A computed fold for an 86-nucleotide RNA from Alicyclobacillus tengchongensis, annotated as c-di-GMP-I riboswitch aptamer. It was read from a public genome assembly, where an Rfam model found it. The model forms 95% of the base pairs in the Rfam consensus. Its Rfam family is "c-di-GMP-I riboswitch aptamer". Rfam links the family to the GO term cyclic-di-GMP binding.

RNA sequence: GCCGGUCAAAAGCAAACCAUGCGAAAGUAUGGGACGCAAAGCUAGAGGGGCUUCAUCCAGGUGGAUGAUGCCAGCCAGUUGCCCGC
Numbered sequence: 001g002c003c004g005g006u007c008a009a010a011a012g013c014a015a016a017c018c019a020u021g022c023g024a025a026a027g028u029a030u031g032g033g034a035c036g037c038a039a040a041g042c043u044a045g046a047g048g049g050g051c052u053u054c055a056u057c058c059a060g061g062u063g064g065a066u067g068a069u070g071c072c073a074g075c076c077a078g079u080u081g082c083c084c085g086c
Stems, first nucleotide, its partner, number of pairs: 003085003012037002017032006035074001041079003047076002049072003053068006
C1' cells in the first nucleotide's frame, strides 16, 4: 500500500417517534430517543438514482415525459480515514 471484518479493545454516529425553531413542500437545526451502521466521516457547483414545487406536453383512475427549483450522503458512487489480521 492492497484485501478482509470472525474475535477483542477504545472511541464514534444515530432511524422511527416526540418537543421546539426554520421551510410552500421535500426536508432541515437543536434537544430527547436508539432501528441500525466498519466509513451512518466528507462530497449534491458538473457521475447515476430518489424526493419536492413550478412550467410545458402527453394521458384521462389521480400518472408519465422534458426543463427548471430546492432537498436526500442512512440508495449506489467518488474520496479521506481509526482499530484488528483468526
Model confidence (mean pLDDT): 82 of 100.